[in-house]
């Protein structure tokens, strides 16, 4: 001293993740849904039950008029960031689906613990109103990063040679508990 192991700290991938009762626009739609008129005749109310409406005409159909809304999408700002996030499994919470109670069912947050570096296209399924969008699984070639080979270049060192550092281009392989930089400590010396 180069190394090795804990820890910290700032950063890199890029069509990078992601949130906002921010704005706006598309679509949801002339759709539920209200009313009138006319027809029909017994059942209608989410998924189920009770309640409840209902020959004083329910539910349905046509036609007039009048008419939304919300998850989810662009696109602008704004904000947190680079296991950023996503997704599964399981736990605990409150909510939401009719007027209204229960059961059923779905989604929402918070933990835990698995997998997936990253965007993209394709196909095939699942949410969805959709051909938007998103997830899940496989294939495909892009990209970063890290180890190993090969080939060329540069640097240092008087000078060859050989190593060793860099850079570039190819080929293989592996994962984010990763990589690169730095600092602290403790080892080796």
């Nucleotide at each position: 001293a180069a190394g090795u192991g804990a820890g910290g700290u700032a950063g890199a991938g890029g069509c990078g993740c992601g949130a906002a009762u921010g704005a706006u626009c598309a679509g949801g739609a002339g759709u539920a849904c209200u009313g009138a008129u006319a027809g029909u005749g017994a059942g209608c109310u989410c998924g189920a039950g009770c309640a409840g409406c209902a020959a004083u005409g329910a539910c349905c159909u046509a036609u007039c008029a009048g008419g939304a809304a919300a998850g989810g999408g662009g696109u602008c700002u704004u904000c947190g960031c680079c296991g950023a996030a996503g997704u599964c499994u399981g736990a605990a919470g409150a909510u939401u689906a009719u007027u209204g109670c229960u059961c059923u069912a779905a989604g929402c947050u918070u933990c835990a613990g698995g997998c997936u570096g990253g965007g993209g296209c394709u196909a095939u399924g699942g949410u969805g109103a959709a051909u938007a969008a998103u997830c899940a699984u496989a294939g495909c070639a892009c990209u970063g990063u890290c180890a190993c080979c090969u080939a060329a270049g540069a640097g240092a060192a008087c000078u060859c040679c050989c190593g060793u550092u860099c850079u570039u281009a190819g080929g293989u392989g592996g994962a984010g508990c990763g990589c690169u930089a730095u600092c602290u400590c403790a080892u080796c010396g």
Model confidence (mean pLDDT): 75 of 100. A computed fold for a 189-nucleotide RNA from Candidatus Atribacteria bacterium UBA6794, annotated as Lysine riboswitch aptamer. It matches the Rfam family "Lysine riboswitch aptamer". On this family, see Mandal et al., Cell 2003: "Riboswitches Control Fundamental Biochemical Pathways in Bacillus subtilis and Other Bacteria". NCBI's taxonomy places the organism under Bacteria, Pseudomonadati, Atribacterota.